[in-house]
RNA sequence: GAUGAACGUUGGCGGUGCGCCUAACACAUGCAAGUCGACUGCACUUCGGGUGCAGGGCGGACGGGAGCGUAACACGUAGGAAUUUGCCUCAGACUCAGGCAUAACCCAGAGAAAUCUGGGCUAAUACCGGAUAGUCCCGCGAGGGUAAAGCUUUUGCGGUCUGAGAGAAUCCUGCGUCCUAUCAGCUUGUUGGUAAGGUAACGGCUUACCAAGGCUAUGACGGGUAACUGGUCUGAGAGGACGACCAGUCUCACUGGGACUGAGACACGGCCCAGACUCCUACGGGAGGCAGCAGUGAGGAAUAUUCCACAAUGGGCGAAAGCCUGAUGGAGCGACACCGCGUGCGGGAAGACGGUCUUCGGAUUGUAAACCGCUUUUCUGUGAGAAUACUUCGAAUGUACCACAGGAAUAAGUCACGGCUAAUCACGUGCCAGCAGCUGCGGUAAUACGUGAGUGGCAAACGUUAUCCGGAAUUACUGGGCGUAAAGGGCCCGUAGGGGGUAGUGUAAGUGUGAUGUUAAAUCUACCAGCUCAACUCGUAGACUGCAUUGCAAACUACAUUACUAGAGGUAUGCAGAGGUAAAUGGAAUUCCCAGAGUAGGAGUAAUAUCCGUAGAUACUGGGAGGAACACCAAUAGCGAAGGCAAUUUACUGGGCAUUACCUGACCCUAAAGGACGAAAGCGUGGGGAGCGAACCGGAUUAGAUACCCGGGUAGUCCACGCCCUAAACGAUGGUUACUCGGUGUGUGCGGCCUCGACCCCGUACGUGCCUAAGCUAACGCGUUAAGUAACCCGCCUGUGGAGUACGGCCGCAAGGCUAAAACAUAAAGGAAUUGACGGGGAUCCACACAAGCGGUGGAGCAUGUGGUUUAAUUCGACAAUAAGCGAAGUACCUCACCAGGACUUGACAUCUCCGGAACCCACUAGAAAUAGAGGGGUGCCCGCAAGGGAACCGGAUGACAGGUGCUGCAUGGUCGUCGUCAGCUCGUGUCGUGAGAUGUAGGGUUAAGUCCUCUAACGAGCGCAACCCUCGCUGUAUGUUGUAUUUCUCAUACAGGACUGCCCGUGCAAGCGGGAGGAAGGCGGGGAUGACGUCAGAUCAGCAUGGCUCUUACGUCCUGGGCGACACACGUGCUACAAUGGCCGGCACAACGGGCAGCUAAGGGGUAACCUGGAGCCAAUCCCACAAAGUCGGUCUCAGUUCGGAUUGAGGGCUGCAACUCGCCCUCAUGAAGUUGGAAUCGCUAGUAACCGCGCAUCAGCCACGGCGCGGUGAAUAUGUUCCUGGAUCUUGUACACACCGCCCGUCAUGUCAUGGAAGAUGGGUGCACCAGAAGCUUGCCCGUCUGGGUGAACCAAGGUGAAACCAUUGACUGGG
Repeated sequence: GAUGAACGUUGGCGGUGCGCCUAACACAUGCAAGUCGACUGCACUUCGGGUGCAGGGCGGACGGGAGCGUAACACGUAGGAAUUUGCCUCAGACUCAGGCAUAACCCAGAGAAAUCUGGGCUAAUACCGGAUAGUCCCGCGAGGGUAAAGCUUUUGCGGUCUGAGAGAAUCCUGCGUCCUAUCAGCUUGUUGGUAAGGUAACGGCUUACCAAGGCUAUGACGGGUAACUGGUCUGAGAGGACGACCAGUCUCACUGGGACUGAGACACGGCCCAGACUCCUACGGGAGGCAGCAGUGAGGAAUAUUCCACAAUGGGCGAAAGCCUGAUGGAGCGACACCGCGUGCGGGAAGACGGUCUUCGGAUUGUAAACCGCUUUUCUGUGAGAAUACUUCGAAUGUACCACAGGAAUAAGUCACGGCUAAUCACGUGCCAGCAGCUGCGGUAAUACGUGAGUGGCAAACGUUAUCCGGAAUUACUGGGCGUAAAGGGCCCGUAGGGGGUAGUGUAAGUGUGAUGUUAAAUCUACCAGCUCAACUCGUAGACUGCAUUGCAAACUACAUUACUAGAGGUAUGCAGAGGUAAAUGGAAUUCCCAGAGUAGGAGUAAUAUCCGUAGAUACUGGGAGGAACACCAAUAGCGAAGGCAAUUUACUGGGCAUUACCUGACCCUAAAGGACGAAAGCGUGGGGAGCGAACCGGAUUAGAUACCCGGGUAGUCCACGCCCUAAACGAUGGUUACUCGGUGUGUGCGGCCUCGACCCCGUACGUGCCUAAGCUAACGCGUUAAGUAACCCGCCUGUGGAGUACGGCCGCAAGGCUAAAACAUAAAGGAAUUGACGGGGAUCCACACAAGCGGUGGAGCAUGUGGUUUAAUUCGACAAUAAGCGAAGUACCUCACCAGGACUUGACAUCUCCGGAACCCACUAGAAAUAGAGGGGUGCCCGCAAGGGAACCGGAUGACAGGUGCUGCAUGGUCGUCGUCAGCUCGUGUCGUGAGAUGUAGGGUUAAGUCCUCUAACGAGCGCAACCCUCGCUGUAUGUUGUAUUUCUCAUACAGGACUGCCCGUGCAAGCGGGAGGAAGGCGGGGAUGACGUCAGAUCAGCAUGGCUCUUACGUCCUGGGCGACACACGUGCUACAAUGGCCGGCACAACGGGCAGCUAAGGGGUAACCUGGAGCCAAUCCCACAAAGUCGGUCUCAGUUCGGAUUGAGGGCUGCAACUCGCCCUCAUGAAGUUGGAAUCGCUAGUAACCGCGCAUCAGCCACGGCGCGGUGAAUAUGUUCCUGGAUCUUGUACACACCGCCCGUCAUGUCAUGGAAGAUGGGUGCACCAGAAGCUUGCCCGUCUGGGUGAACCAAGGUGAAACCAUUGACUGGG
């Protein structure tokens, strides 16, 4: 785009078309073919040549319906002939004289009926013979044979014969006409001939005889499907699909068979027979055939009225009038299709109401509506009123059309709105409900579901479904491919076929160009024309690309013929070679046997064990047996068609190459079918068997180990003969021929140059490799050995899976091979390349990553956090690394978010409005408090004369609103963790690539570093690195209080200097590196701050902010009490220990960072102590906290559960604070638990570090701090190194991964489901064969006969029956795989 459509929603009018695609299923009822009295008889009569019955004539072979069958001369097209033809036209001739019956009717009879029988009468244009005739028929001829019908009185209608025509019909031929080879052979009247019969006619059409033919790979035969065509739809065309309506042909008429009549039929509304079905019946018999028009049932998604009329057109009969006509003309039903029209038009902004959205301002629906004016197609009413028709006659029809009147009146839906694809928002829903053509939407912000609003498209329709063509170059003729995507046969020979070198001549099949005929009409195209337009219809022209006949041309192809040598082949001369077959021979090695000599092991492995060996192995020597394979040479060397071929020699033999000369003269190329060969494994028969070695047996390994490893070992491997016929049979690249830059190896020839030379060099031919140009290719790559440019031939491919499977066939001894589907499932499968990620891949490098060390954790007790459990509540968050002494730098109340109870509702807090009052202070009652009640005191500031007003604050009222630690960190901002202080991450321009991308940022060095150097199709730049900043270490200068007794020094503060591979040596192209000097410091001097692009939907809505959702006398607010502190248990982080490098007692010594006024607090005094008292000093280099501790000097303890260890518990105190019960810290006395160095495992640290020791601070009333953040004191060990573990960086490689290896993914099994193969069988179907039996009918023999006929038999033959076999479909317990 289209449709004979259907379904959903909706539906105003008209015109023109179309309307059972399914059950060629069954049919009630009515109608669809009759007519003629101018052919005849009879009966009736209204006496009219009126009606009826019968005979007779013509017509019922047309018209109408359907598409079952048919793959065929059925159809289409172009031709042909051996033919027939009623009615019609033309021409010629004739129409004489006779005869016998019969229906109707009358009488009689049978039957339920249908209908039938007997007797009698009669006519004809009915029937019969006779005569005549020709241009008729037969026959060579002579000769023979065949006609007729009258009626009427008119210019009539007929009849017979013959010829011609028109139209119709029959037969024959060429060409065209679906799928299937998993149908390969078919055929006996079959093919041809002769003769006869038969037909309208040719013919095996039929019969007899003779011959053995005929068809087939250019697809016979078989199976399936199907009426064919003009045309229709689509398409640029070529094509593809279809064959409704209209038109031509064919076929059919309940199913099958048959003939009769006739001009014509084997006959839709005729006959006979058989069968199935239906109906009537008195059971004896009968009747029927809608695939005619309506209509009914059934089937189905689905297809109409039991209408009107013969007025027109046409048909039958008739002389005509006329009769008949479900043909036809019309109407009805159906938006089924096409076409046309309408549902108003103009104005109208307060941009109304309502709806929707909203950033709350508004926007939009929207000039849309209302309202004003206008018009009347349509509609309704009234009036008038055609054409189609002619002399009469109008079904449609009082229709079309016209006029008048009325009144915007009667008239809009449907689908879509993520992309493709024009058109978006809100709400609802929450992987539900649903959508969906493909991709895919939906799991709480859905432009994708549903609704609403809006928008877009089309419009009396709009969507959906089904089907066809297109897009699809996705079967490729036009117009595709086969190295890796699907696709080159394993290889060669060769038949048919296809293709084919140079020159001449001829022919004219192909080819080209004319002419003629045909190509029905309709359709199509163009231009006119008629319905108001259009659809529709009419006219003219064109087209219909085809076929046939014929003329001309002769380039090309073909054919014929004559020549040629460039293709091909041959002869002669040489050459290389694992080419093939057979025979013979050889040495090394393994194994076995014998002998010698010799002793305890051997063998094997990552390590073992099985195994061999004291019955003498292994190792060594000598001799022997047997089988198999041939080291070195040996090479992208050679040969062969491929498979393949390797010791040596001989015999036989195939192919190739080179040079020159001669010969043949296109002999060539390719290659379906066919044939030969064809690794390994395997099979058969017979040999052989050393080594190796499936199966098998042991030993190991392992969770297991039907494996990998080890010890044995049978088939086999070997030979002969015969099969098998497959491989990643690969160059994943069919064969032949020609052409197209080069370079460099190598094998074998030949030639040249020059030679002492076989060298070297140059050239050439045939092989075999590598690199590359043009070109090709999706890329990879190929590139004279093409995957380039061309020609010819063959084979093969058409998404993936199912499947190289099933069934069938062929081959095979078997294993199996060859050929080769479908159902079903699915949106991909696949190729090449790219960026990442990953690897029990490679290379290089780094890090307390390992190693080397030191100290811990894991065991104990306690502290603290978490899980779990418990609870009224144990608020919440954080969960590998990157949660767990984390948020929390302070949980008794508060905090607080949790629980119980008691209260409030514009609220504890903010803004606005109104009213009142300043604020505020004191104290009473009830209550756990919040709160409630009842009193007293008190008036300020600004303006203003006053009245009054205002600001701030308090109280009350109203509603807007407040409020929420309620949810979503997967809606967010901000901030943070982590990879990681790892060295990376990018951009511009250029270049390369079809592109993704690459280059830059690969290489070589170097560095802590993408740090720098060098090279370089890259050149530059940015974020990172480094540096700039802070701090510590050295020096100088300046200043110097509160530091110093004092200048210096120390110290403090500020500024400046100092270090840069600068200098020397070595090395290196350089960058740099190694060593050295000097120096406080040396190669980044130590430490800090600083964290690229990004990753983890990492963490946080409970720090804050914030979208959306949600609560609103509560999920908000206040209060009291409780809880966050629970405790069978598990984990993390710590503290204290287990002791003598120690504990305890006493004396003595040395810091730094810090903090201090609601504060630090001295001296002094009290207390065993916590602490109390006291109050000096200090807003701090001044005073205080503040004694540092380890250390050191003495003493004591003496290896023990202790003078270690301190948990737990009891008693008594202190401090803070409204308040220490749940639930604080501290002190004293008493008590004195576990624990004796910690399993598997695991953490930190590389120097002023680890370890050990104490001090300070934040938070804070106090403190659960053993935590966190800082400060100093004492002060080590080790690093050979980068194999391994972990993490990371760069390059490279493989990848079937991309959520990226925590990936992907294979098979069995279990359960459910779908389609399918096999299967004992079962059911149904069509077809052929054999036999039985055989209706009607035709032909025919015989008999009878009143000569009309009757009887009987035979052949053919439909339906039917029996049998054996094959085929197809359905089904089948069970079973196989998908």